[in-house]
Record summary: Predicted 3D model of a 524-nucleotide part of an RNA (small-subunit ribosomal RNA, 5' domain) from a Bacteroidia bacterium. Taxonomically the source falls in Bacteroidia (Bacteria, Pseudomonadati, Bacteroidota). Its Rfam family is "Bacterial small subunit ribosomal RNA". It was read from a public genome assembly. Its mean pLDDT, the model's own confidence on a scale to 100, is 87.
Context: one part of a larger RNA
């Protein structure tokens, strides 16, 4: 000297950006944080309009007819976003290759189909048991839910022939037989689905090569262990798994074990090699209360799903239930320490949806805090009687504070106060219009802003509203005086302090920084 996700003492006026539980992956009250689709069903609890009947009229009743809808049934989502680093020393990360050893739902693009029937089963009524959470049993019902024929290819099995190619095992192509395998309708009439196959495009799987901690006071480590041959199982290869069979595999170029540790792009330091680090962004991986399993799915062995099992914590009518902030505030606890139980979908991205729209603590903003960075002001200019005062001197004076201050003129960033006031927003949607590419572009109109009355613009008056912190023997920028008297105390290292202390505590001045200034803590 550079630095930090800092603490802590003094201080403290503004604004932009950024950042803010490093510790106890500790335990959690409370509210939000994942829904959506009546254009897939049966509907009709409520709501609101209509409409019918009985009444003078209130009313009361029917009614699904209409908006629109609560609960169910059915579709997609709920495997994403968000947190968090416990485990991991590992093909987990990185990077460079394979897969002739794979999958991939919406999404785009071709090609073909969309046929003809049946069985239930929530909801709904009854009945009934439970304190609750739920739950039974009876009847009845729909569907793009579920079954069952048909239908058929460039699919998939197998057989048999060609042909091409290669990387062992074998791959692709082409022809032939023979078996298997679909599908859902809805509509506002515009479309929107659905099935099956091929490519795409995305994503994910798995494999290899190299890379990057400590420790040898850890030297010998393995029996599903290394290979076979058959099988099981996977989307897929494999001991993944299982039976047999052999006896191999791995290690001083460190096997094994133990301890530590998420891993990289990047960060801070450093001429640079290197050292240190992985906080905020990006990107991979791991985890969700501990352990363990598996289901559904295109995708999971699933944060706000499930089922067993344990700790804990809550209802309890004791019989039995309910729960999991390392989601966004918030709470307590631990700590030196780290903020609102806010606002909005306006915009951007996500899910549903034909769309309008709904949902979204992602996100955008807003509040807290000098944590940090970076900018800005606390005015300017004149002004000697060098004033008073205070400090210090060799002292009827002289020096410093010191153009400081007072007064003069003048400015007006911010700060108050009034007043104007954006862009971020065009698109979905609505209206006509154009072309033709005939349901899609275009182009033009309307409509839509949390922040925000912000930001920025004016007007008004006025120096007005605004500075401190450490330091001063060397090192190291700044010096006297008085108290103290090896006392009190200072102190980064050298050291200072026992009666002239430029080192301690006051003062007065100087110096450095400056809405900061120090101390401590870690990193170079």
């Nucleotide at each position: 000297g550079g630095a930090u996700g800092a603490a802590c003492g003094c201080u403290a006026g503004c604004g932009g950006c950024a950042g803010g539980c490093u510790u106890a992956a500790u335990a959690c009250a409370u509210g939000c944080a994942a829904g959506u689709c009546g254009a897939a069903c049966g509907g009709c609890a409520g709501c609101a309009c209509g409409g019918g009947u009985a009444g003078c009229a209130a009313u009361a009743u029917c009614u699904g007819g209409u908006g629109g809808c609560g609960a169910g049934u059915g579709g997609c989502g709920c495997a994403c976003g968000g947190g968090u680093g416990c485990g991991u020393a590992a093909c987990a990360c990185g990077u460079a290759u394979g897969c002739a050893a794979u999958c991939u739902u919406c999404c785009u693009u071709c090609a073909a189909c969309u046929g003809g029937g049946g069985a239930a089963u929530a909801g709904c009524u009854c009945a009934c048991c439970g304190a609750a959470a739920g739950g039974u049993g009876a009847a009845u019902u729909a569907a793009u839910a579920c079954c069952c024929c048909a239908u058929a290819a460039u699919a998939u099995u197998c057989g048999a022939g060609a042909g091409c190619g290669g990387c062992a095992u074998c791959g692709c192509u082409c022809u032939c037989c023979a078996a298997u395998u679909a599908a859902a309708g809805c509509u506002c009439a515009g479309g929107c689905g659905g099935u099956u196959g091929a490519a795409g495009a995305u994503g994910a799987g798995c494999a290899u090569g190299c890379g990057g901690a400590a420790c040898a006071u850890u030297a010998g480590c393995u029996u599903g262990u290394u290979g076979g041959c058959g099988g099981g199982g996977u989307a897929a290869c494999g001991g993944c798994c299982c039976a047999c069979c052999a006896a191999g595999g791995c290690a001083a170029c460190g096997a094994u074990g133990u301890u530590u540790a998420g891993g990289g792009g990047a960060u801070c330091u450093g001429a640079g090699a290197g050292g240190a680090u992985u906080a905020a962004c990006c990107c991979c991986c791991a985890c969700a209360c501990u352990g363990g399993u598996a289901c559904u799915g295109a995708g999971a062995c699933a944060c706000g799903g499930a089922c067993c099992a344990g700790a804990c914590u809550c209802c309890u009518a004791c019989g039995g239930g309910a729960g999991g902030c390392a989601g966004c505030a918030g709470u307590a606890a631990g700590g030196a320490a780290u903020a609102u139980u806010g606002g909005a979908c306006a915009a951007u991205g996500g899910a549903g949806g034909c769309a309008a729209c709904u949902c979204u603590g992602a996100u955008c903003c807003a509040g807290c805090c000098a944590u940090g960075c970076c900018g800005c002001g606390u005015g300017c200019a004149g002004g000697a009687u060098g004033a008073c005062g205070g400090c210090c001197c060799u002292a009827u004076g002289g020096g410093u504070u010191g153009u400081a201050a007072a007064c003069u003129g003048c400015u007006u960033u911010u700060a108050u106060a009034c007043g104007g006031g954006a862009a971020a927003a065009a698109a979905c949607c609505c209206c006509a219009c154009u072309a033709c590419g005939u349901g899609u572009a275009g182009a033009g109109g309307g409509c839509u802003g949390a922040u925000g009355g912000u930001a920025c613009c004016g007007u008004a008056a006025g120096a007005a509203u605004a500075a401190g912190g450490a330091u001063c023997g060397g090192c190291u920028a700044a010096c006297u005086c008085c108290g103290u008297g090896c006392c009190a105390g200072c102190a980064g290292c050298c050291g200072c302090g026992g009666u002239a202390a430029u080192a301690c505590g006051g003062a007065g001045g100087a110096u450095c920084c400056g809405a900061g200034c120090g101390u401590u803590a870690u990193c170079c």